Annotation:
A computed fold for a 1523-nucleotide RNA from a Paludibacteraceae bacterium, annotated as small-subunit ribosomal RNA.
RNA sequence: ACAACGAAGAGUUUGAUCCUGGCUCAGGAUGAACGCUAGCGACAGGCUUAACACAUGCAAGUCGAGGGGCAUCACGGGUAGCAAUAUCUGGUGGCGACCGGCGGACGGGUGAGUAACGCGUAUGUAACCUACUUGUAAACGGGAGACAACCUGGAGAAAUUUGGGCUAAACUUCCAUGAGGCAUUAUUAUUGCAUGGUAAUAAUGUCAAACGUAAGGUUUACAGAUGGGCAUGCGUAUGAUUAGCUAGUUGGCAGGGUAAUAGCCUACCAAGGCAACGAUCAUUAGGGGUUCUGAGAGGAAGGUCCCCCACAUUGGAACUGAGAUACGGUCCAAACUCCUACGGGAGGCAGCAGUGAGGAAUAUUGGUCAAUGGACGAAAGUCUGAACCAGCCAAGUCGCGUGAAGGAAGAAGGUCUUACGGAUUGUAAACUUCUUUAGCAGGGGAAUAAAAGACGAUACGAGUUAUCGUGUUGAAAGUACUUUGCGAAAAAGGAUCGGCUAACUCCGUGCCAGCAGCCGCGGUAAUACGGAGGAUCCGAGCGUUAUCCGGAUUUAUUGGGUUUAAAGGGUGCGUAGGCGGAUUAUUAAGUCAGCGGUGAAAUUUUGCAGCUUAACUGUAAGAUUGCCGUUGAAACUGAUGAUCUUGAGGAUAGUCGAGGUAAGUGGAAUGUGUUGUGUAGCGGUGAAAUGCAUAGAUAUAACACAGAACACCGAUUGCGAAGGCAGCUUACUAGACUAUAACUGACGCUGAGGUACGAAAGCGUGGGGAGCAAACAGGAUUAGAUACCCUGGUAGUCCACGCUGUAAACGAUGAAUACUAGCUGUAUGCGAUAUACAGUAUGCGGCGGAGCGAAAGCAUUAAGUAUUCCACCUGGGGAGUACGUUCGCAAGAAUGAAACUCAAAGGAAUUGACGGGGGCCCGCACAAGCGGAGGAACAUGUGGUUUAAUUCGAUGAUACGCGAGGAACCUUACCCGGGCUUGAAAUGCAUCUGACGAAGGUGGAAACAUCUUUUCUAGUAAUAGCAGAUGUGUAGGUGCUGCAUGGUUGUCGUCAGCUCGUGCCGUGAGGUGUCGGCUUAAGUGCCAUAACGAGCGCAACCCUUAUCGUUAGUUACUAACAGGUAAAGCUGAGGACUCUAAUGAGACUGCCGCCGUAAGGUGAGAGGAAGGUGGGGAUGACGUCAAAUCAGCACGGCCCUUAUGUCCGGGGCGACACACGUGUUACAAUGGGAGGUACAGAGGGAAGCAUCCAUGCGAGUGGUAGCUGAUCUUAAAAGCCUCUCUCAGUUCGGAUUGGAGUCUGCAACUCGACUCCAUGAAGUCGGAUUCGCUAGUAAUCGCGCAUCAGCCACGGCGCGGUGAAUACGUUCCCGGGCCUUGUACACACCGCCCGUCAAGCCAUGGAAGCCGGGGGUACCUGAAGUACGUGACCGAAAGGAGCGUCCUAGGGUAAAACUGGUGACUGGGGCUAAGUCGUAACAAGGUAGCCGUACCGGAAGGUGUGGCUGGAACACCUCCUUU
Repeated sequence: ACAACGAAGAGUUUGAUCCUGGCUCAGGAUGAACGCUAGCGACAGGCUUAACACAUGCAAGUCGAGGGGCAUCACGGGUAGCAAUAUCUGGUGGCGACCGGCGGACGGGUGAGUAACGCGUAUGUAACCUACUUGUAAACGGGAGACAACCUGGAGAAAUUUGGGCUAAACUUCCAUGAGGCAUUAUUAUUGCAUGGUAAUAAUGUCAAACGUAAGGUUUACAGAUGGGCAUGCGUAUGAUUAGCUAGUUGGCAGGGUAAUAGCCUACCAAGGCAACGAUCAUUAGGGGUUCUGAGAGGAAGGUCCCCCACAUUGGAACUGAGAUACGGUCCAAACUCCUACGGGAGGCAGCAGUGAGGAAUAUUGGUCAAUGGACGAAAGUCUGAACCAGCCAAGUCGCGUGAAGGAAGAAGGUCUUACGGAUUGUAAACUUCUUUAGCAGGGGAAUAAAAGACGAUACGAGUUAUCGUGUUGAAAGUACUUUGCGAAAAAGGAUCGGCUAACUCCGUGCCAGCAGCCGCGGUAAUACGGAGGAUCCGAGCGUUAUCCGGAUUUAUUGGGUUUAAAGGGUGCGUAGGCGGAUUAUUAAGUCAGCGGUGAAAUUUUGCAGCUUAACUGUAAGAUUGCCGUUGAAACUGAUGAUCUUGAGGAUAGUCGAGGUAAGUGGAAUGUGUUGUGUAGCGGUGAAAUGCAUAGAUAUAACACAGAACACCGAUUGCGAAGGCAGCUUACUAGACUAUAACUGACGCUGAGGUACGAAAGCGUGGGGAGCAAACAGGAUUAGAUACCCUGGUAGUCCACGCUGUAAACGAUGAAUACUAGCUGUAUGCGAUAUACAGUAUGCGGCGGAGCGAAAGCAUUAAGUAUUCCACCUGGGGAGUACGUUCGCAAGAAUGAAACUCAAAGGAAUUGACGGGGGCCCGCACAAGCGGAGGAACAUGUGGUUUAAUUCGAUGAUACGCGAGGAACCUUACCCGGGCUUGAAAUGCAUCUGACGAAGGUGGAAACAUCUUUUCUAGUAAUAGCAGAUGUGUAGGUGCUGCAUGGUUGUCGUCAGCUCGUGCCGUGAGGUGUCGGCUUAAGUGCCAUAACGAGCGCAACCCUUAUCGUUAGUUACUAACAGGUAAAGCUGAGGACUCUAAUGAGACUGCCGCCGUAAGGUGAGAGGAAGGUGGGGAUGACGUCAAAUCAGCACGGCCCUUAUGUCCGGGGCGACACACGUGUUACAAUGGGAGGUACAGAGGGAAGCAUCCAUGCGAGUGGUAGCUGAUCUUAAAAGCCUCUCUCAGUUCGGAUUGGAGUCUGCAACUCGACUCCAUGAAGUCGGAUUCGCUAGUAAUCGCGCAUCAGCCACGGCGCGGUGAAUACGUUCCCGGGCCUUGUACACACCGCCCGUCAAGCCAUGGAAGCCGGGGGUACCUGAAGUACGUGACCGAAAGGAGCGUCCUAGGGUAAAACUGGUGACUGGGGCUAAGUCGUAACAAGGUAGCCGUACCGGAAGGUGUGGCUGGAACACCUCCUUU
C1' cells in the first nucleotide's frame, strides 16, 4: 500500500473436584397485546382470529367529431295583447334512455386452494398469439339489408316479458379490385444439432374495406415494440409406523382439436412408464425479491413495498372479445339472506368507508381530482375510495422539551443511628440573577404549478414542430416557515435493588400472606414477601407476556462424538453405492483463468446531496457470493487406450492345531437289578427333622444292565468369523502360517438392503432318561419364609429332524491399510550340522516411553498419527412401552413414538464416614481372679400418677446421692389469701414539707392501716446537707429464646493425633511430608525416602511421695550429761536422731553380657533408697455432639408495667397403686454380744473447740481450766487378750410401731436430729443380665472437713490403719489408633433405597359402541353447456327451433380403507413432608451382583440353565520388576 472492521460469557448435579450433559439468564427483533404513566413534532405502520355474515353510500365509464333522435335543462323563436304563467317549436347549447365504438381481462382486494414447471433461475419456441401503439408498402369503387329506440296491443304483484308496425349508422351483408398474405403442387439455390427452416420461380385455389369539410378513421401485408402462451435443465417442505404406483396409464400410427406443441381428445397396435437418488399416499404450506438474527456458515420468517401465481359465497360451464373460462358480466346447481299478491323473483364488500360476530387485538360511513397515473374523447372535458391529503392509535423509528447559573444556616421535614451527637435526602429546596425552544395571543405567509390546454406572435424543412409572450388552475392550508409580545410560566414516569445483575437499610409478617427467569426465599432479628427511606437503570416512556435468531461447537460443512458418561450392528459372505497401487498417451466431465450475457426496481453497504438535525428521501458507485455462454490451461480427480508388479490371487514344498461333519470304540465314576457276607442303624445339618431301614437298609463282594460326561495331561497353551471346540480310532472336509519368487496383472477395501451362521433357555414331532434339576411336595429356620439349608422330585438337560434368533452374544473397544522408542515370556515355522546364542515371520501374553485421554488408563494386538467405508448417539424418566407393520406354532423378536413430568440423571477420581471387608496394634476390652449391683428393708434421685401447687433445669454412653457443699420459716423461683404501685433496692431533675425515727395504743395472721406523744443539722440570711412526699425520666422481672450469644463445663480421651511454610506431584479436589521396615506408653525414636523444616499435642519443665546431704531448731525431738515425778522431754540442757521447712544431690539404659545396622530390646545382672515415663497429681491438641447452662453471672432481641414487679401469712417443693438408677444395712461363726487393752494421718476450733469435776441409764445438763493453736482442745476403728452364743429367722438382722425424753431454733403438726424402754418386718447370698479393680491396688476399718442454728449425710471431698488374688493369652464381645479395600453413604448405616397395596390429582393406551371429517371405488340419476348427429316443424334458401348421443357439477345407494372426537369398563404410567406390608439393591448389603431365558410367588423377588466381572476376601500357580 491492498484488503479487512470480525467471534466475551454466567448460574445450576458434588462435602469438594474434573468431565459429560441438559435446563436457565444477560443481546437483538416484532403488523404485537396487557399493566402503570404520558408534553410536542417528523417519517413510516395499523383484522396475524371467522376465504364469517353484511344495512347504507360510493369504487367504470366515456364518445353527439359514429347514429336515429329529444324524456329533461338552458337559450332563441311562435301562440295565449304585455308581465307572471301556461303551451308549441330539435332552431342552438347540450343530452336521459336506445343502436354503435372503445374500455369494463387494467387499477384495487385477499391468501382459501396449490408440494405444482406454481415460484426462482437459466435456456428454447425451426411449435405460437398480440387490441391500442411505431415504421414501411398499398388501397378506400359500387350495391343491399336488418334490429333497438319510437309508436301500438298483451301478460305479470314485481322483476321482467311478448305480438304487430316505422327507421339510421363507423351495425350486418353482397359484388369488384389483389400490391400482398395464406393453402396445395412442382423445380432450383442456400442453411441448421435433429424434426426441419429460408429464399426465388411457376400453376391452381382463397382472403379486404367506412366513411368524413378537415383533423382523423377503415382495410390488407411485412417489420418493430409491448404484453402473453407453451416446453425444458437445475433448485424449491415433513413423514418409510406411507413400498410399491399407473389402463389414457407409457409409446407408436391415423384422425380430430388449438394461436401453438402434446394422450389435449378419439380409434387401432404394442406393453410399457415411475420408484430406495424415495414413486404413490398422508400432513402442512401461496412462491420470490427480501426481513430478523448470526463473526460467518447457517437458522427462522414471507406483514407493509415490488414481481409472479391463485381466488372472488361453494361447484360446474361456456359466450363475447386481441386478451377472460371474467371480483362490481351471462347460464346452471347448492347453501344462505331478502321481497312476494305464493304464481315467482332479487343478491354476493377477499374494492373504500362502515356494521355485527369472533378475538388479547388492529382506525373515518372524511376531503380532492390540485399533482402522479388510468379509461374514453380530436379536444375542452367527464369518470377514477387508483392516488394525493386530512382524521384516530406511544403501535414503531428519529428529533426536541419539561429550564440555566449562583446559592451551606449543609434549614425544616422524612429516614437511619452507637440517640444531648452524627449520617443521608442534598445545591436538592427556599432565595437571587438569566434565558424563552416548545406554549398562549397577534401580524405576515409559501414551495409543491411544470406543462398541457386557451389566446397571440416568431422561425423553418410546414408539422400532433420548435421558441417566445399574455392571462388561468392548490384538496392539503392560512398549514410549513417567519416575526412581535407574555411569562419558569401549563409538561416525569416506570421497573428494579439475594447471586447471575448496576443498586441497602428500617419496620410489619412468621413455611402464613406471598415472591420466583434459574438457583431458590418465608417456620420471630427476611438486603429475596408487604410498606417506607435511600439507591440503580432507562426515560415519554418503562415493565410483563407471546414468538424468532443468538449465546447452543446442544445436529458439529466451517465445527462434536461412540472402552467406562448417550452411542460399534452377535458374526461372516456379499449386491447397489462410496473409496481405491505404479508409468505413459489422449480427452476435457469435474477443476482453474480471461471475456460476454443475465442476476428487475426497491432493500443492504459506501460517497455525496435535500428536508433547521436525525429518522426519512434523492443520486452515484459497489455488492447481488448465482446461472448460462464462449475462449483457453491440463497439475489433480474422472473417462478411454497401452504398459508394470509392490496390493490381491494362484502354484510348488512343508508345518500346525480340543477347526467342522459322520461312524466306530474305551475305562473310571454313578444309579439300578440279581446273588452273597453282615447287623442296627443309615443319611443329613450350624443344630435337627422329613427320608431310607428287622419285609434286613447303610457298608462290603461278584455279575449284569443303563444313560450321560470324558479325571490326570491342562498351561493368561492351541484352533475357529463369531457362537464355540477336550477320551481314543477311522473316513470326508475347511483354514492359517512358513519358504521359494517361475504364473495372473489392481482382479482391491468397505458394504445400506439381502443372505448364511448364531450360547443357554424355550417350542413341535419321535426316541431316550443314569446323574443333576425349574415347578411341585415334605422337613427345618423365621415374627412370617411362597427363600437361603435338608429329603424327595417332573418338565428339561441327551439323540434325530424342524422352529426360535436372543445374552454382561464383552476387549462393554466395527472392518481395512500405512507409519510411530524399547524390554521380556511363550506357541508354531524358517536357515546350516546342533540341545547354545543371535536373527526373521505369524500368533498369544506382561511391563513401559513419546503421544492421547475427564481421569482410570491405552500404548506396534492403540484408546497414538493419518486415510477409506459402514453402524450408532444427542438430558433423565415415561419406554424399548403404546399403536401400526413384518416374522414366529407359541413364548416372543424386529422396527419404534407421544402426552405428561423432573433440574437434574450420569462418568472418573478425591477427602471422609461406614462395612455382619482385610491386616497390624492398644485399653480391666475379653480372659484369669477378688468384691459387688440385679432379690430384701430403708435412704436418696428420677419417671409416672396425683395435686390449688407438688417451682425450674439435667434425659443413651456423656441425666437419675445431678445444679443442691445441706427446702421446718427464710431459702423459694410454685399455690391460696391479704397489701403496695416511682414501687423492696439504685439514680437525674423540679416542686413542696420538716421530718425520718422512737415510745405507746387500736384493728389484723402478718405485711400493713390508723391514733396519741416526742421531734432535723449548719448558716444572720439566701441557701446547702439529710429525710419524706408529689410529679417526671426511669426501675424491676428465676418471664421466653442455650437453635441469636459470651463465659464455663461434659464426652470421645491423657486417645496420639491435628496442622503449617517452602519444595515436588496432580488439569483439579487433593496428595507428599504424616507412607514403608524396625521400635515405643507415645507422629517416642532410628533407618529408608521428593521431600526439607516447623507449630499445637506426647515427653520434659511444676506439685507431692520414696533416699541422702547441707542450713535452721520452737510450740516439735531426746542420744549423751544433770535434776525430778505416781507417771510423763516434766525441767536445765543438746543440735546427734525422728520431725519440721528451705535448698541441693540422686536415675541417664549411665555400666556389663547377649540380640539388633541403628533406635532399642533383653538379662528377678551389678550397683543403688529407687531401674527403665519409680508411684500419684496438676496439665486435656485440631475438632465432634446446633451436647449442657438466659435459673450462678454477663448479654442481643421479644414480652409484662395497679403486674409476669414487690411485701406478708399459710401451704407446697417431703404427696404415692407403680417403674428405674445410685447407695446404706443385712442375711451371720473369717460372725454377734460383754469385758480388758494398743497404734494413725489429715484437718477444725472464739456467737468456737472444750479438758477436768459433778450429775443423768442415755441423748445431755450444771460448774470450771486451756487455746486466735507443731503449745490447749476435738478423737479412732478394725486389731490383740479373755468370756459367751452353736446354725436357729437365732443373742443374726434391724425396718416398722408404741411410750418417755434431750437438743437446736420465734416455731419441730404437715416436715428435724439424737437418747432410753418396748416392739422385732422383710431378709437364709439373690433369674436373665451387669459393674469396679492389676499393688500399698481391690477388699475391709474407722477419722476429719465443707455447707450448717439444727438436720433428714447412709451423700460429697479428703485422711490414714489392716491388706490380698490373678493376668495362659488376644480367638471372641466393647471402645480406640494406623494402613488397605468396597461403596449407589456426605444430615455420612439411626445412611441410602425397591416393589405391591390404600388415598388424591394429571396426561395417556385398549374397549361393546356412538358421533363426525376429507379422499377414493362401484352402480343409479344427471342441470347448464361445448361438440357431434338428426332435424317429419319453421324458412324460398342459408339456417334454426326441437329431439338425441358423449362428457360432467350436483344428488342418491353400497361396501371398504384412512383420520378425529366421545365412551360404561379396563391397563399400565407420572406426581403428591410425615399411610400399610415387607427389606430386593448399595459394604462379601448379611444367599456376591448383573444379563438372556423359563417356571413360580402379596410385593420387592426366588429358583433352574448358560454367560459376564461392571465381585470382596483368602490360598495356590504363573508372569513381571528390583536386589
The prediction has a mean pLDDT of 82. The RNAcentral record of the sequence draws on ENA and SILVA.